[in-house]
RNA sequence: GGGCAGGUGGCGGAACGGUAUACGCGUAGGUCUCAAAAACCUAUGGAGGCAACUCCUUGAGGGUUCAAAUCCCUCUCUGCCCA
Numbered sequence: 001g002g003g004c005a006g007g008u009g010g011c012g013g014a015a016c017g018g019u020a021u022a023c024g025c026g027u028a029g030g031u032c033u034c035a036a037a038a039a040c041c042u043a044u045g046g047a048g049g050c051a052a053c054u055c056c057u058u059g060a061g062g063g064u065u066c067a068a069a070u071c072c073c074u075c076u077c078u079g080c081c082c083a
Stems, first nucleotide, its partner, number of pairs: 001082007010025003018066001026044006045056004059075005
C1' cells in the first nucleotide's frame, strides 16, 4: 500500500430501518441469617431538575429517509490476511 472484520451504558454483548442499550456481569437497596456467603426480589445509559419532566447519547463528520446503531460517502482507531 491492498483486502476483510469490527468500534454500542462502568464491563462483556444482542438489536428486521420503527420504545436505543435485550441478556449477563458489576453496582445500590431489600428478603433470608446471630453475622456473613450463597440464593432470591427491586432498581440501575448520561446531564439538568425538589419533583413532574426536559435534553443528549451507538468512534467522528456528512448524506438518504416520516424515521438510521442499522443503508450510502468520507475520515479515524483496533484486529486479521496479502504484498
Transfer RNA from a Candidatus Liptonbacteria bacterium, 83 nucleotides, folded computationally. RNAcentral holds the sequence, with entries from ENA.